[in-house]
Context: one part of a larger RNA
């Protein structure tokens, strides 16, 4: 550490359960709302957070009926309390009903704020009650004012106005999707439609909707996808009816005549009467007739039903058992045996069911009735019957109908009739005929839907299903928003919910004891499987290699008997490369999965279409719809209509026939075959159509809390540095220019914090951080930065441009929808067994990884065919061959026409020639597109054979249409590829098995299954390894080789490697080898040369001589010569030797990257070759036994018996089964004497599985025959969940640091105190504003949360804490902006909108100091001030008096100078306290302190002088007036602002200091009542950014509104006192609403965190320093949670 067995833990599947959900039926409702809905805020309980009720009369109030013993909801517990004088519940009515919300007084950031008017209470602040929005419409003599209605909300139907796209068309535009989604208006219970300017077609129907058909028909259509009627028939319901006019009549109005009354005319108004039609009707005028019945959608009226609730049979016992409903025993009832419950299973225990019976209410049936309709018939007559209309046209839409031949109906637009002798239609248009009367209007029922109520249902789910949600959920939680959207059930029959003891710090937790059938039922509480962690026992495990399994098997342990036993474990040995997908081809290092457990994918409806089985047959079947009956069911009517019973033809049209056609020809399609309707199954169309998955397009919304840019309103920018313009004095010009000094203070200047912003580099990269730290850079008065508050939106904004930027997302944003968009693509796709069994070709293809047809597979039927073998007969042009046979090419040679070239001429002729060359002849040799020739196979056709195996046809299904290697035959490449392209064959693919060392296709050979049984193949036989150390005969020395082949591994060439065979030399007259000698002469041959002598070269009959033999020289060597060789001779030896060809086998050539192609061995072979006998060896042959299938036979016909013969298999066809879930029916089944799940055994099937036994489990389950599906998982980078491994590992988030004592405490590195040590100090101190929203203090607590512990905390529990007339805000203005009556525009939704109003980031506005206290303070206390209002009392006082008018308010930048308080520092002088070891000192050090607000007076310093003032005249401006303001004239003043300081406030009952009773104590101290000291400075210097200061001065880019306040008069009031406004004074009253805790550069705000980030504005001390740099210190604050 395996392996196995027990037993834990973990998790929480899995049965069982259902409170909840889907998904229909049946009635019922079909709305609510200003009498204030929908929907919500907030309140409301003794205690109350949530959820349910309710609203100030708040889990409640009255009133009625009902019911009758308890009750005060989910929900216990305490406490109090209600009740037969009827609670509590349950119906009904009623009453209260806070704020928000249409929202309705005004605003407004919903749920808050402010107000007017009128009434009421109170002394008053205050408070109650009513009313007051708009807007249409009617009344109103009418701008007033009263009513009435509207508004908004709600699920699907409805009807209108608007209106996509992704999609199909295998692209795509017209078409499609689709008038679909989506927006918007509007109603209703339905709604629309409707009562003929109608369909039809010579026959007629009589309004509209709705269903069946008609029918995928007629059409239509890039005549493509698609699209898609009517008429007519059959139901369903069933209804009809009124205006305008014409005539009459009455009121207005005109005109006219009249004095009037009133007549006349008129007619454009209103009213009544009349009237409604197509056989045309109607007025009129004329005859003649008659006043019904009947409808009746208004109304009365008030039946059934419905109601809270009533009444409602009928069971004991006995075992089992915790418990009886089970059992057994006996019995009842039943108009009641639906169903639920109770301790298990219950007609008769309970609540119920059948039946009956019910107040109030709801409901509205008969029936009764108003108005209104209801009555006409003929003749005359020619008065009336809808006008900018019908119609045309031009441009669109809808009609099934896409502009076509296009009728018909709407709509823009432009034209524009007729008048019954008229007009419109009948699918262009005419004509005849035939139907109807447009331009006006209503109108049930049949239809559509279900958010909501009641009553049921249910081959529908049972907690990862069912709604998203069975539960406190549209909740937590995410996001600015629009939106998104979770997870979570189960003790028990009864809490009897564990009393008491141990342990522990413990109300943690265990263990014990009790309860209970059970407690591994104990609340994380049925069952409790897997993953994953444990523990205890067995057997194995430290020289050993691994898809870890399977086949053999030795010891051990257990169990048992007695057997060759089970079982566990497994030393040693054979073999032996995982699943899926995807591919020619995967262990591949190609894909997917870490593991476990649920969950996860051909389904439904229609339509045709094949087979199967049924029913009926020339025949078959009904559909909507209806009757009837116990029920979404049944059965019966219903023959509309479809299918078939005849067809051919473009049709007319004939017909067992037609058609072509002259045809009685021939042909072509037909006759001489039964179909239909239901059920099931295949496969097929249309729908999401197996699941999953884009990138993307359309619609309607949500966003500028990030960023872009604008717009209003407000902040900032330490310090230093440079000097331009102007200027002032000098110089200096006729005068300027111009030049020097000084002043000046310009500048997209310059250096540089702060704040803005990112050069570089490093670091970080599963980060301190989804962009950042350090270091260094850049800009820092500007086109600077940045607060607040607005405002612009998706094909759009905004963009100093980068395609950047629009909330961590941008070449088109988010969010929901159209939608399940499409995906010729990837990718998954789930139990078994049987029997067949492929494709990777051909044509075609906007086609190539897609698809159609065909080939091939398979299934039924059908027929009786074919092939393989031999005969025999053909056709034929390949291999080869061949070429004096063609075409075409070609090699040598001969020959030569013939051209070129030279030569020779005056010119011809002529001659030569190493140049070309046609022919010809010899000779040789080539060809895919050459053939005089021509095979082998193959094909074809006929014939014969016997077992066998095919084989055509129709007809369902398919899959394949990426191939791939060998081997032969070619292209083609390089006679390269594991290359490519074809034909023939084979394998692999889709094949196992044995060989090759492994190794798809090479050898061998096709696997139904078992055998410890035999022969064999290919290959083998020394070992590893089964079989020969076989046998005879060569060979090979290189470890060549032992590699059959293909990946894949040479060769050319070279060698005295070796053996073999030929052939030819030499050789006893002495050969080759070796050894001893010789190897000379002319001559140094000639020439060259500087020599050249055999030996650089170059000549050459290389000659000659001596000789036994020696070249005018084989190589070495020399400057040249020498020298040393060799040829060649001789001796010596004494038997063979040398060449040349040709063979086997060996050698160099030979050479890549991690080792080698096994190990040992190789002449005693186990290597090669040749030959010979045996073995070995596969899943192949045989042998024994079984199965299974086909097909034959055979009989007592069957899944029986025999025979024969199959049986490897992806892709696919086909056949039988298994299991899961439900349902009918069945067994009078099992089941508490244990069901279903779980865990372990054991047995049976060919298998999916199944049956049994034993534990657990505690209520449910099965058998058999039949049905139906949410019906089988290992994979989908699948999905929830839970749980490994890395790993006890990385990491614990700034490197500003601790360390010690001491105390709580179970426990202390962090808590608390003490004492030391470190860090920031322009911050890491401190005060504001956003932001959050209890974090803030007490006290208790530590499971969680804190990256560690924690006695701590911002954590958990309680309890308390925010106090305002003068701080913010509101009650006060207004700025960008926004809102909006009116108006203006737009289909509509709605856009834009002056006044008005709302909006602060700006303007106006009155509070200081001091002390208090656990938490708050300009708020509360104390003192002391201010300001508004209001009443009274005093004084003054002719005028007051606004939304009107005027002034004022009121405003840029930069720069510099001055004034100077405070903070601070220093010097001094007081005041108080301390004060030291060694020495030294008090006339000294040293520490602290020495101090003061608003306000009120006072009006200086300073600014200001073209400035500010007084007065008086004048004016035609200032929208009326104005005494005011402007203007325009005199005259005349010296003000006008304004710091500081000073004086009051103020003897601060302070501060600080000393004493201190007592208290606590850790003995160091700490708290502290009281008490005493009033004792100290108007000091100096320095220095400042506040204040003077909205000052000044320079400069261009010329720097908000309004209110408040001051004048001024208008209307009005008022004028000599009784004072309307109004001043002061003094008193007395009053001051409302919000916020106010805490945190705030941050552990509390924006970053998912207690996150090295980001976040505005104020204060910001000391030394050193130009400084806010830096350093290093004070106050203060911390040491950064392992």
């Nucleotide at each position: 550490g395996g392996c196995g067995c027990a037993u834990g833990g973990g998790g929480g599947a899995u049965g069982c359960c259902u409170a909840g959900g889907c998904u229909c039926u049946c009635g019922g409702a079909g709305g609510c709302g200003a009498a204030g809905a929908a929907g919500g805020a907030c309140g409301u309980g003794a205690c109350a957070a949530g959820c349910u009720g309710c609203g100030a009369a708040a889990a409640g109030c009255c009133g009625g009926g009902g019911c009758g013993a308890g009750u005060g909801g989910c929900a216990a517990a305490u406490g109090c309390a209600c009740c037969g004088u009827g609670a509590c519940c349950c119906c009904c009515g009623g009453a209260u009903g806070u704020c928000c919300g249409a929202a309705u007084g005004g605003g407004g950031c919903a749920a808050c704020c402010c107000g007017u008017c009128g009434g009421g209470a109170g002394c008053g602040a205050u408070c109650c009650c009513g009313a007051c929005a708009u807007u249409g419409c009617g009344c109103g003599g009418a701008u007033a004012g009263c009513g009435c209605a509207a508004g908004g909300c709600g699920a699907a139907c409805g009807c209108g106005g608007g209106g996509a796209a992704c999609u199909g068309a295998a692209a795509c535009a017209u078409c499609u999707u689709a008038g679909u989604a989506c927006c918007c208006g509007c109603a209703g219970g339905a709604a629309a439609a409707g009562a003929a300017a109608g369909u039809a077609a010579c026959a007629a129907c009589g309004a509209u909707u709705c269903c069946c058909c008609c029918a995928g028909u007629a059409g239509u259509g890039g005549c493509g996808a698609g699209c898609g009627a009517a008429c007519g028939g059959g139901g369903a319901g069933g209804a009809g009816c009124c205006c305008a006019a014409a005539c009459c009549g009455g009121c207005g109005g005109u005109g006219u005549c009249g004095c009037a009354a009133g007549g006349c005319a008129u007619g454009a108004g209103c009213c009544g009467g009349g009237g409604u039609a197509a056989u045309a009707g109607g007025a009129g005028c004329g005859u003649c007739a008659a006043g019904a019945a009947g409808u009746g959608a208004g109304u009365c009226g008030g039946a059934a039903g419905c109601g809270g609730g009533c009444g409602g049979a009928a069971c004991c016992g006995u075992u089992u058992g915790g418990a009886a409903u089970g059992u057994c025993g006996g019995g009842c009832c039943g108009c009641a045996g639906c169903g639920g419950g109770u301790g298990a299973g219950a007609g008769c225990c309970c609540c119920g069911u059948a039946c009956g019976c019910g107040a109030a209410g709801c409901g509205g049936a008969a029936g009764a009735u108003a108005a209104g309709c209801g009555a006409g018939a003929c003749g005359c007559c020619a008065c009336c019957u809808g006008a900018g209309u019908a119609u045309g046209c031009c441009g669109g839409a809808a009609c099934a109908c896409g502009a076509g031949a296009a009728a018909u109906u709407c709509c823009g637009g432009u034209u524009g009739a007729a008048a019954u002798a008229u007009c419109g239609g009948g699918g262009a248009c005419c004509a005849u005929c035939c139907c109807g009367a447009a331009a006006g209007g209503c109108u049930a029922a049949a239809u559509a839907c279900u958010a909501c109520c009641g009553a049921g249902a249910g081959a529908c789910c049972g907690a990862u299903a069912g709604c998203g949600a069975a539960c406190g959920a549209g909740u937590a939680c995410c996001g600015u928003g629009a939106g998104g959207g979770a997870a979570a059930g189960g003790u028990g029959a009864a809490a009897a919910g564990c009393a008491c003891c141990u342990c522990g710090g413990a109300c943690a937790g265990a263990g014990g004891a009790g309860u209970g059938a059970a407690a591994u039922a104990g609340a994380c509480c049925c069952u409790g499987a897997a993953a994953c962690c444990a523990u205890g026992c067995g057997c194995c495990u430290a020289c050993a290699a691994g898809c870890g399994g399977u086949c053999g098997g030795a010891g051990c342990c257990a169990c048992g008997u007695g057997a060759u036993g089970u079982g566990g474990u497994g030393a040693c040995g054979g073999c032996g490369u995982g699943c899926c997908u995807u591919u020619u081809g995967c262990a591949u290092a190609a894909u997917g999965a870490a593991c476990c457990u649920g969950c996860g994918a051909g389904u439904u409806g229609c339509c045709g279409u094949c087979g199967c089985c049924g029913g009926c047959g020339a025949g078959g079947c009904u559909a909507a719809g209806g009757g009837c009956c116990u029920g979404a069911g049944g059965u019966c009517c219903g023959g509309a209509g479809c299918c078939g019973g005849a067809g051919c033809g473009a049709a007319a049209g004939c017909g067992a026939g037609u058609c072509c056609g002259a045809a009685u020809a021939g042909g072509g399609c037909g006759c001489a075959g039964a179909g239909u309707c239901g059920g099931c199954g295949g496969g097929g169309g249309c729908a999401g159509a197996c699941g999953c998955g884009a990138a993307a397009c359309c619609g309607a919304g949500u966003g500028a809390u990030c960023u872009a840019c604008g717009c209003a309103u407000g902040g900032g920018c330490a310090g230093g540095a440079u000097g331009a313009a102007g200027g002032a004095c000098g110089g200096g010009u006729a005068a300027c220019a111009c030049c020097g000094u000084c002043u000046g203070g310009a500048g997209g200047u310059c250096c540089g914090a702060a704040c803005c912003g990112g050069u570089a580099a490093g670091c970080g990269u599963u980060g301190a951080a989804a962009a950042g730290c350090u270091u260094u850079c850049g800009g820092a008065u500007g086109a600077c930065c940045u607060g607040u508050g607005c405002g612009u939106a998706g094909g759009a904004g905004u963009g100093a441009a980068a395609g950047g930027c629009c909330a961590a997302u941008c070449a088109a944003a988010c969010u929901c929808g159209g939608a399940g968009a499409u995906a010729g693509c990837u990718c998954g796709u789930a139990c078994u067994c049987c029997c067949c069994g492929a494709a990777a070709u051909g044509c075609a293809u906007u086609u190539a990884g897609g698809u159609g047809c065909a080939g091939c597979c398979u299934c039924g039927g059908g027929c009786a065919a074919g092939u393989a073998c031999c005969g025999u007969g053909g056709a034929g042009g390949u291999a080869g061959a061949g070429c004096g046979a063609c075409u075409g090419a070609c090699u040598g040679g001969a020959u030569a026409c013939g051209a070129g070239g030279g030569c020779u001429u005056c010119a011809c002729c002529g001659c030569c020639u190493a140049u070309c060359a046609a022919g010809u002849c010899c000779u040789g040799a080539c060809a895919a597109a050459c053939u005089c020739c021509g095979a082998a196979u193959g094909c074809c056709a006929c014939g014969g054979c016997a077992u066998g195996c095919u084989g055509c046809c129709c007809g369902g299904g398919a899959g394949u249409g990426a191939g791939g290697g060998c081997g032969c035959g070619g292209g083609u490449g390089c006679u390269a590829a594991g290359g490519u392209c074809c034909g023939c064959g084979u394998c692999c693919g889709a094949g196992a098995g044995a060989g090759g060392a492994a190794c798809a296709a090479c050898u061998c050979a096709g696997a139904c299954c078992a055998c410890c049984g035999g022969c064999u193949a290919a290959g083998g036989c020394c070992c590893c390894c089964a079989a020969a150390u076989a046998c005879g005969g060569g060979c090979c020395g290189a470890g060549u080789u032992g590699a059959a082949g293909c990946c894949a591994a040479u060769a050319a060439c070279g060698a005295g490697g070796u053996g073999g065979g030929g052939c030819c030399g030499c050789a006893u007259a002495g050969a080759c080898a070796g050894c001893u000698g010789g190897g000379a002469u002319g001559u140094u041959g000639g020439c060259u040369u500087g020599g050249a002598a055999g030996c650089a070269g170059c000549c050459a009959u290389u000659c000659a001589u001596u000789u036994g033999a020696a070249g005018a020289g084989u190589g070495c060597g020399u400057a040249a010569c020498a020298g040393c060789u060799c040829a060649c001779c001789a001796g010596u030896c004494g038997a063979g030797u040398g060449g040349c060809c040709c063979c086997g086998c060996a050698u160099g050539g030979a050479u890549a990257a991690u080792a080698c192609c096994c190990g040992g061995g190789c002449a005693u072979a186990a290597g090669c070759c040749c030959g010979u006998u045996g073995c070995c060896g596969a899943a192949g042959c045989c042998g024994u036994g079984g199965g299974a299938c086909a097909c034959u036979u055979u009989u007592u016909u069957a899944u029986g018996g025999a025979g024969u013969g199959u049986c490897g298999g992806u892709a696919g066809g086909g056949g039988a089964g298994c299991a899961u879930u439900c349902c009918g029916g069945u067994c009078a089944c099992c089941g508490c004497u244990g069901a279903a799940g779980g865990c372990g055994g054991g047995g049976c099937g060919u298998g999916a599985g199944c049956c049994c036994c034993g534990c657990u489990g505690g209520a449910g389950g099965g058998u058999c025959c039949g049905g139906a599906a949410a019906a089988g998982c290992a994979a989908a980078u699948g999905u929830a969940g839970g749980a490994a491994u890395a790993a006890g590992u990385a990491a614990c988030g700034a490197c500003a640091a601790u360390g010690g004592g001491g105390g709580c405490g179970g426990g202390a590195a962090a808590c608390c105190c003490c004492c030391a040590c470190g860090c920031c100090g322009g911050a890491a101190g401190a005060c504001c504003a956003a932001g959050g929203g209890u974090u803030c203090c007490u006290g208790a607590u530590c499971a969680a949360c804190g990256c560690u512990a924690a006695u701590c905390g911002g954590a958990u529990c309680a309890g308390g804490g925010u106090a305002a007339g003068c701080c913010g805000g509101g009650a006060c203005c207004u700025a960008a902006g926004g809102g909006c009556c009116a108006g203006c525009c737009g289909c509509g939704a709605g856009g834009c909108g002056a006044c008005c109003c709302c909006g602060a980031u700006g303007g106006a506005c009155a509070u200081g100091c001091g002390g208090u206290a656990a938490a708050u303070a300009u708020u509360c206390c104390g003192c002391a001030g201010c300001c508004c209002c209001g009443g009274a009392g005093g004084u003054c006082a002719a005028g007051u008096g606004a939304u009107g008018u005027g002034g004022a308010g009121a405003c840029g930048g930069a720069g510099g100078a001055g004034u100077g308080a405070c903070a601070c520092a220093c010097c001094c002088g007081c005041g108080u306290g301390c004060u030291g070891a060694c020495g030294g000192a008090a006339u000294a050090g040293c520490a602290c302190g020495u101090u003061g607000a608003a306000c009120c007076g006072c009006g200086u310093a300073g600014g200001u002088a073209g400035a500010c003032g007084g007065g008086c005249c004048g004016c035609a401006g200032g929208c009326a007036a104005a005494u005011c303001c402007g203007c325009g004239g005199c005259c005349u003043g010296u003000g006008c602002u304004g710091a500081a300081a000073c004086g009051g406030g103020a003897c601060a009952g302070u501060a600080c200091g000393g004493c201190g009773a007592g208290c606590c104590c850790c003995c160091g101290g700490g708290c502290a009542a009281g008490c005493c000291g009033a004792c100290a400075g108007c000091g100096g210097u320095g220095g400042u950014a506040a204040c003077c200061a909205u000052a000044c001065u320079c400069c261009c880019g010329a720097g908000a509104a309004a209110a408040u306040c001051c004048g001024c008069u208008a209307a009005g009031c008022g004028u000599u006192a009784u004072a309307a406004a109004g001043a002061c004074c003094u008193u007395c009253g009053g001051g409302c609403c919000c916020g106010u805790a805490c945190c705030g550069c941050a552990a509390a705000c924006c970053g998912a965190c207690a996150c090295a980030g980001g976040u505005g504005g104020u204060c910001g001390g000391g030394u050193a320093g130009a400084a806010g740099a830096u350093a290093c210190c004070a106050a203060g604050g911390c040491g950064c949670u392992c």